[in-house]
Context: one part of a larger RNA
RNA sequence: GAGUAACGAUAAUGGGGGUGAAAAACCCCCACGCCGGAAGAUCAAGGUUUCCUGUCCAACGUUAAUCGGGACAGGGUUAGUCGGCCCCUAAGGUGAGGCGGAAACGCGUAAUCGAUGGGAAGCAGGUUAAUAUUCCUGCACCGACUCUGACUGCGAUGGAGAGACGAAGAAGGCUAGGCGAGCGUGGCGUUGGUUGUCCACGUUUAAGCUUGUAGGCUUGUGGUUUAGGUAAAUCCGGACCACUUUAAGGCUGAGAGGUGAUGACGAGUUCUACUUGUAGAAUGAAGUCGUCGAUGCCCUGCUUCCAAGAAAAUCUUCUAAGCUUCAGGUCAGAGUUGACCGUACUCCAAACCGACACAGGUGAUCAGGUAGAGAAUACCAAGGCGCUU
Numbered sequence: 001g002a003g004u005a006a007c008g009a010u011a012a013u014g015g016g017g018g019u020g021a022a023a024a025a026c027c028c029c030c031a032c033g034c035c036g037g038a039a040g041a042u043c044a045a046g047g048u049u050u051c052c053u054g055u056c057c058a059a060c061g062u063u064a065a066u067c068g069g070g071a072c073a074g075g076g077u078u079a080g081u082c083g084g085c086c087c088c089u090a091a092g093g094u095g096a097g098g099c100g101g102a103a104a105c106g107c108g109u110a111a112u113c114g115a116u117g118g119g120a121a122g123c124a125g126g127u128u129a130a131u132a133u134u135c136c137u138g139c140a141c142c143g144a145c146u147c148u149g150a151c152u153g154c155g156a157u158g159g160a161g162a163g164a165c166g167a168a169g170a171a172g173g174c175u176a177g178g179c180g181a182g183c184g185u186g187g188c189g190u191u192g193g194u195u196g197u198c199c200a201c202g203u204u205u206a207a208g209c210u211u212g213u214a215g216g217c218u219u220g221u222g223g224u225u226u227a228g229g230u231a232a233a234u235c236c237g238g239a240c241c242a243c244u245u246u247a248a249g250g251c252u253g254a255g256a257g258g259u260g261a262u263g264a265c266g267a268g269u270u271c272u273a274c275u276u277g278u279a280g281a282a283u284g285a286a287g288u289c290g291u292c293g294a295u296g297c298c299c300u301g302c303u304u305c306c307a308a309g310a311a312a313a314u315c316u317u318c319u320a321a322g323c324u325u326c327a328g329g330u331c332a333g334a335g336u337u338g339a340c341c342g343u344a345c346u347c348c349a350a351a352c353c354g355a356c357a358c359a360g361g362u363g364a365u366c367a368g369g370u371a372g373a374g375a376a377u378a379c380c381a382a383g384g385c386g387c388u389u
Stems, first nucleotide, its partner, number of pairs: 013031006032386004040366004046346002050344001051075006060068002080141002082342003086119003092113003098107003122139005142338011153323002158318004166305004172298003177292005182203006188196001204264002208259003215252004220243007228236002265287001268283007306309001352361002368380004
């Protein structure tokens, strides 16, 4: 220079009360404003205690601070079903033997790892200051083992099927959700009207079990035979015959109905306690119909197209060796059992990546109302904020 620039989005504050040494900024109430395909909600990654409670204000916070993601102390993360671990494999990695190389080492078979993919099973309500598909209540489901009963050809590292998959387009059936009516409870106006065709709020309920619908696919059943499927096969494939031709049967399949639920939830009402607006307890109304309707489900479907769109395990079935009064298998019932790790909080951000409480960057999911073709845009709901001078 200079007590100058600046104090980090122009979304916006004002009033009352409280606390306190002190209040523009903290807490409570009222009003106003902003976002609302987000500036709301739920996860993944990353962070790693930032979560909750009490106390504190030196430093940190671009100002003050009684406040804080700051300091100190205490507390907090509960699982057979969510995710991992586990079983399986992809790209890729490692790699016994092996090949190459002077060596270091490189490549690579068997094998073994490796999810971003495949694989068993849970929903609704309640509860904490802080966790909940984990605790509690109610109703479920899956696997393994054991026992009991009935029946019985079981058996794989092998064969076969299935798992098993592209893009685009179109139609139908549904549901979530919305809206309206009806119903229930409450209200009746300090400004013209307001007992009415009025106003406000509510009208919620899952998985599972049962049923097998709209729809989709398909001839099916039995027999004989067979150079194929590395051996075998009753399985698959090929050939032939008989019955069945109507879409019957079979496979699949949303949703609806019933049950779950004489339960839960539910506006309110009553009682108790005190700090007078909070907590606890008890009780508990209506809880129906219509309409619109998804980008969600049926649909891994259907149609079309060419660039022709993972693998393996689990599963079903077939036999080989073998076992064959056993073992094993199927069905039903009962009992036992289900370990370990993650679980707080944040997550378009003041908690991650950017030296900062930085106008930047960061994958997935949810998707209300009015207007609108719309996830544009405008104004709103739920919810969250007014961006620390």

The part of an RNA shown here (large-subunit ribosomal RNA, domain III) has 389 nucleotides and comes from Agarilytica sp. The organism belongs to Agarilytica, within Bacteria.